Small-subunit ribosomal RNA, 3' major domain from a Patescibacteria group bacterium, 468 nucleotides, folded computationally.
[in-house]
Context: one part of a larger RNA
RNA sequence: UGACGGGGACCCGCACAACCUGUGGAGCGUGUGGUUUAAUUCGAGACAAAGCGAAAAACCUUACCAGGGUUUGACAUCUUACCGUUUUAUACUUUUGGAAACAUUAGUAGAUCCGUAAGGAUGGUAGGACAGGCGCUGCAUGGCUGUCGUCAGCUCGUGCCGUGAGGUGUUCCCUUAAGUGGGGAAACGAGCGCAACCCCCGCCUAAUGUUAAAUAUUCAUUAGGGACUGCCCUGUUUUUACAGGGAGGAAGGAGGGGAAGACGUCAAGUCAGCAUGGCCCUUAUACCCUGGGUUACACACACCCUACAAUGGCGAAGAACAACGUGUUGCAAGUCGGUAACGGCAAGCUAAUCACUGAAAUUUCGCCUCAGUUCAGAUCGAGGUCUGCAACCCGACCUCGUGAAGUCGGAAUAGGUAGUAAUCGCGGAUCAGCAGGCCGCGGUGAAUACGUUCUCGGGUCUUGUACA
Numbered sequence: 001u002g003a004c005g006g007g008g009a010c011c012c013g014c015a016c017a018a019c020c021u022g023u024g025g026a027g028c029g030u031g032u033g034g035u036u037u038a039a040u041u042c043g044a045g046a047c048a049a050a051g052c053g054a055a056a057a058a059c060c061u062u063a064c065c066a067g068g069g070u071u072u073g074a075c076a077u078c079u080u081a082c083c084g085u086u087u088u089a090u091a092c093u094u095u096u097g098g099a100a101a102c103a104u105u106a107g108u109a110g111a112u113c114c115g116u117a118a119g120g121a122u123g124g125u126a127g128g129a130c131a132g133g134c135g136c137u138g139c140a141u142g143g144c145u146g147u148c149g150u151c152a153g154c155u156c157g158u159g160c161c162g163u164g165a166g167g168u169g170u171u172c173c174c175u176u177a178a179g180u181g182g183g184g185a186a187a188c189g190a191g192c193g194c195a196a197c198c199c200c201c202g203c204c205u206a207a208u209g210u211u212a213a214a215u216a217u218u219c220a221u222u223a224g225g226g227a228c229u230g231c232c233c234u235g236u237u238u239u240u241a242c243a244g245g246g247a248g249g250a251a252g253g254a255g256g257g258g259a260a261g262a263c264g265u266c267a268a269g270u271c272a273g274c275a276u277g278g279c280c281c282u283u284a285u286a287c288c289c290u291g292g293g294u295u296a297c298a299c300a301c302a303c304c305c306u307a308c309a310a311u312g313g314c315g316a317a318g319a320a321c322a323a324c325g326u327g328u329u330g331c332a333a334g335u336c337g338g339u340a341a342c343g344g345c346a347a348g349c350u351a352a353u354c355a356c357u358g359a360a361a362u363u364u365c366g367c368c369u370c371a372g373u374u375c376a377g378a379u380c381g382a383g384g385u386c387u388g389c390a391a392c393c394c395g396a397c398c399u400c401g402u403g404a405a406g407u408c409g410g411a412a413u414a415g416g417u418a419g420u421a422a423u424c425g426c427g428g429a430u431c432a433g434c435a436g437g438c439c440g441c442g443g444u445g446a447a448u449a450c451g452u453u454c455u456c457g458g459g460u461c462u463u464g465u466a467c468a
Base pairs, nucleotide, nucleotide: 001468002467003465004464005463007462008461009460010459011458012457013456015452016451019416020415021414022413023412026306027305029303030302031301032300033299034297035296042053043052064292065291066290067289068288069287070286073130077129078128079127080126081125082124083123090109091108092107093106096103097102112121113120114119132281133280135279136278137277141275142274143270144269145268146266148264153192154191155190156189157188158187159168160167161166172183173182174181198258199257200256201255203225204224205223206222207221208220209219228252231246232245233244234243235242308409312368313367314366315365316364317363319362325356326355327354330349331348334345335344336343337342375406380401381400382399383398384397385396386395422444423443424442425441426440427439428438
């Protein structure tokens, strides 16, 4: 100087407390461990792994397994020889074997460019250099990322102090979300962080108005304005800084949210995104194909979904009200058929024009009357629809039947301070098909916070130390 302390002082955070809703019990979905397996590919492991890489495993993906096949190779560059009229390249048809890949046979069309030609370029065959590797090492690395933590810290120049390591500045007092600001002080300044500059939302003004007409309103787009403790009162010290209250205002003391993550820590994560050193394989650890597997199932864990009902369920009326987005290999109105999933025909739309798209919770009326029920919907049987070469392993959906556990969950534990929690639906990425996950959007819309003793994490100062 740090680190540590079941040392001290001060301060902060949904950290505790207060309140609301959950998880832990049930069924199911997904991930992980374990076990099994020919293979169940690999990685991630307290917080910071476990609906994570994966924003889509039927084939492909795919890296795994079994079997079959190829060896200058699926891909790149260079070079040697040969082919180029016939013919090879390329395209199509075809014989045999085959699950295909591949091996094999026959035929048709048929070469392009430069050049008079020779020859060259494109291309092919054979050979040689080489290709190739999701093989190992994240403890050889780059890059990127997580975490402490959006915590308020981390440093430097000159000066001064100290023999020196170092100190000072950065400590102290007040204050702040903040090393934020003010005062004092052997310090004076500065840098990276804080804040601000950026984006969205909320108010106003102006201009513009393609998409029925119009641009008055709403709306949209663009450009500006507006908030600064600016004004008043009180408190404090020292007048400042700041704190409390008020007016005006759409908004008030950082207005709300986002993006943005200092020096560093964890030899944290990733060689399987990519790149890359070294090592290893090279008739195989490379490449192609078919089928299987990643979907197994005594069990354990994590995160969701659906429930256990009357603030409810069902039926009817279809009585209302959104926003974000997406669409030409696409979105599809409308109409006809079908109980339905969906199918046939088909308008419009390359989109403020047309469509997805009459949102649901909500409202009104009726039934159910506390039951394992008109709750709940797992499981199973039968019949269908759609996508796709193909739904057996292994897709989603529809109809009819079946109707399991479950009556609010032990110890323990999670999230949330306001348009938040809770609850309700909608859209998008991925995508042929498949969403209980993810990322967004709006609708309805609470309760509580005395306080900082305690738990956890963090910051500053101080103290002890046989630790570095």
Notes:
The source organism's lineage runs through Bacteria and Bacteria candidate phyla. Its Rfam family is "Bacterial small subunit ribosomal RNA". Its family is annotated with ribosome and structural constituent of ribosome in the Gene Ontology. The sequence was found in a public genome assembly.